Record summary: A computed fold for a 683-nucleotide part of an RNA from Limosilactobacillus fermentum, annotated as large-subunit ribosomal RNA, domain II. Model confidence (mean pLDDT): 86 of 100. RNAcentral holds the full RNA, with entries from ENA.
Context: one part of a larger RNA
RNA sequence: ACCGGCGAGUUACGAUUGCAUGCGAGGUUAAGUUGAAGAGACGGAGCCGCAGCGAAAGCGAGUCUGAAUAGGGCGUUUGAGUAUGUAGUCGUAGACCCGAAACCAUGUGAUCUACCCAUGUCCAGGUUGAAGGUGCGGUAAAACGCACUGGAGGACCGAACCCACGUACGUUGAAAAGUGCGGGGAUGAGGUGUGGGUAGCGGAGAAAUUCCAAACGAACUUGGAGAUAGCUGGUUCUCUCCGAAAUAGCUUUAGGGCUAGCGUCGAUAUUAAGUCUCUUGGAGGUAGAGCACUGUUUGGGUGAGGGGUCCAUCCCGGAUUACCAAUCUCAGAUAAACUCCGAAUGCCAAUGAGAUAUAAUCGGCAGUCAGACUGCGAGUGCUAAGAUCCGUAGUCGAAAGGGAAACAGCCCAGACCACCAGCUAAGGUCCCAAAAUAUAUGUUAAGUGGAAAAGGAUGUGGGGUUGCACAGACAACUAGGAUGUUGGCUUAGAAGCAGCCAUCAUUCAAAGAGUGCGUAAUAGCUCACUAGUCGAGUGACCCUGCGCCGAAAAUGUACCGGGGCUAAACAUAUUACCGAAGCUGUGGAGUACACCUUUAGGUGUAUUGGUAGGAGAGCGUUCUAAGGGCGUUGAAGGCAGAUCGUGAGGACUGCUGGAGCGCUUAGAAGUGAGAAUGCCGGU
Numbered sequence: 001a002c003c004g005g006c007g008a009g010u011u012a013c014g015a016u017u018g019c020a021u022g023c024g025a026g027g028u029u030a031a032g033u034u035g036a037a038g039a040g041a042c043g044g045a046g047c048c049g050c051a052g053c054g055a056a057a058g059c060g061a062g063u064c065u066g067a068a069u070a071g072g073g074c075g076u077u078u079g080a081g082u083a084u085g086u087a088g089u090c091g092u093a094g095a096c097c098c099g100a101a102a103c104c105a106u107g108u109g110a111u112c113u114a115c116c117c118a119u120g121u122c123c124a125g126g127u128u129g130a131a132g133g134u135g136c137g138g139u140a141a142a143a144c145g146c147a148c149u150g151g152a153g154g155a156c157c158g159a160a161c162c163c164a165c166g167u168a169c170g171u172u173g174a175a176a177a178g179u180g181c182g183g184g185g186a187u188g189a190g191g192u193g194u195g196g197g198u199a200g201c202g203g204a205g206a207a208a209u210u211c212c213a214a215a216c217g218a219a220c221u222u223g224g225a226g227a228u229a230g231c232u233g234g235u236u237c238u239c240u241c242c243g244a245a246a247u248a249g250c251u252u253u254a255g256g257g258c259u260a261g262c263g264u265c266g267a268u269a270u271u272a273a274g275u276c277u278c279u280u281g282g283a284g285g286u287a288g289a290g291c292a293c294u295g296u297u298u299g300g301g302u303g304a305g306g307g308g309u310c311c312a313u314c315c316c317g318g319a320u321u322a323c324c325a326a327u328c329u330c331a332g333a334u335a336a337a338c339u340c341c342g343a344a345u346g347c348c349a350a351u352g353a354g355a356u357a358u359a360a361u362c363g364g365c366a367g368u369c370a371g372a373c374u375g376c377g378a379g380u381g382c383u384a385a386g387a388u389c390c391g392u393a394g395u396c397g398a399a400a401g402g403g404a405a406a407c408a409g410c411c412c413a414g415a416c417c418a419c420c421a422g423c424u425a426a427g428g429u430c431c432c433a434a435a436a437u438a439u440a441u442g443u444u445a446a447g448u449g450g451a452a453a454a455g456g457a458u459g460u461g462g463g464g465u466u467g468c469a470c471a472g473a474c475a476a477c478u479a480g481g482a483u484g485u486u487g488g489c490u491u492a493g494a495a496g497c498a499g500c501c502a503u504c505a506u507u508c509a510a511a512g513a514g515u516g517c518g519u520a521a522u523a524g525c526u527c528a529c530u531a532g533u534c535g536a537g538u539g540a541c542c543c544u545g546c547g548c549c550g551a552a553a554a555u556g557u558a559c560c561g562g563g564g565c566u567a568a569a570c571a572u573a574u575u576a577c578c579g580a581a582g583c584u585g586u587g588g589a590g591u592a593c594a595c596c597u598u599u600a601g602g603u604g605u606a607u608u609g610g611u612a613g614g615a616g617a618g619c620g621u622u623c624u625a626a627g628g629g630c631g632u633u634g635a636a637g638g639c640a641g642a643u644c645g646u647g648a649g650g651a652c653u654g655c656u657g658g659a660g661c662g663c664u665u666a667g668a669a670g671u672g673a674g675a676a677u678g679c680c681g682g683u
């Protein structure tokens, strides 16, 4: 891992609601007795109901409060219960099953290990050579020196023995801590044998939360015990009808609960209350707008007051000002906590019309209290987030199908079943790949389409305004572009062209006291302006469609799903087709309601996605009772098969097997397995 078996809402006693049955203003017995009996009979104690009120005494259709005959509270006036069975749910019990870490109590452990006690035992060999001693030297005597002797030491080297510092291997090991090669101690605080001691709220500890029998921040064993678990996991056959919530309030509450909201089932009665549209009448202060208030705010006018400067100076003052500036005023703005105003929607109600079939109350049972995204309106945030928090609508949740390449929340559309029938939606129609290489008119040249901004540009299409132009425009070419004058000033110089001021006049077809280059300053080149040549359009600006640049990322083209496309791109218009579980057609099934018939049928209409969950109807297993059956001429079980039923499932036939087993109607349950890191066995 697979296969097989086992494996989870039970039982008792109460409560409550529904249903069934009996009796009914009543209903009913319990223990017990009798009895062959668990049958039946007896047994009326007790319980519930028929009356309430009061704390109670108590009174009583009333009573309590009260001084009260008042008022008020609870009752009467409105009569249905009770016993048994059964189903749902709840309570008390382990209470659907498995699961802690822990807590407490009684015991068992120092054969491992820690320390201690008693008694034994072990330490090859080699080295060093302390104190002391002896002899000699030495001294006044000592000290001291030399030689020998001596054999000290948590001394040295190094086996046994003990330890465990490094490293390699080992890591489902040879081993639940080892092996190899090296390493440390090795007469000591040494190693070790045997016997004994200390016990868990404890002991021991050269001290590490270390050890106390391979897991010790409190051992193990058994018991309390099925501790408790607002937590995780699991919870076993089928079909049908309906079908949620992820919100509010409170909560030592926030992943739990209670009540309400939303679901379901039953009952009730008035009946049309509910919902939607139109109509009519209301409340309101949002969007917008506005500045009349409250704030904010720009410029102008007026300019009190303040500041500066000057005069005066003892005070009173005076003059002035490129300063600040109130009020008033004109113009222009601004606000969630401003409003002189003010919608659309939404909300409340009404009586008429129309549509629809809900709505309400009572009772049984729930689940839900982590929601998600998208559009719209706000807050927080960075008008960041697949962010967060509200409102509102939708979808998902609990929804399959088609589209969006793929893609819970987007678009279309809500799957009872069958069909090798038809029509459509969104979206599409060159090929992959069903359907137009459709039609008409334009646009784009960028593969734009098939990612992006500020900004930039004689890209190109459309519309418009305006200047110049056959009395010749625009562009190009030829020629001119002068004089007073080198204007004045400044300056070393300043002559159109460093700078400042002025910017006239003349001759002209035209020519600036000069557009740029240039010079030290001149000079020189050029422009404006004018004539000629040429001969038809040429400039400036505004609005707008589609394009261009701006444009660099990490595995591999990789920002059309691909091929590929100049339309098979974009815009507008038109026709046809494809396209879903939508709609239609044909056949079939169920449910609800209505009607018809009639006792199970028919017709019509509507309807049948579904998690939590509510309700209903069934299948199968084991056993029991009664009835009626099968079986050695072959039961159960097994294997196989083209059979029946909407399903759980049920027959039949053949083979196998070799002794028991169905069916009908009731009843009772150890009643259905794929999951629980489930348990046991097998492979």
Stems, first nucleotide, its partner, number of pairs: 001683006011093013026048003032042003052059002062074004096234002099231001103224003107220002114198009123188001125157003128153001132149006161185003165182005200216001202212003209218001237618006247260005261368002263365006274356005279350004288341001289339002294335003298331004305324002307321005371396007379388002401412003416588004421584003427578003430563003436575001438574006449565001455549002459546010476533005482506003487501003512527001516525002589608008619672001621669007629661002637656005643650002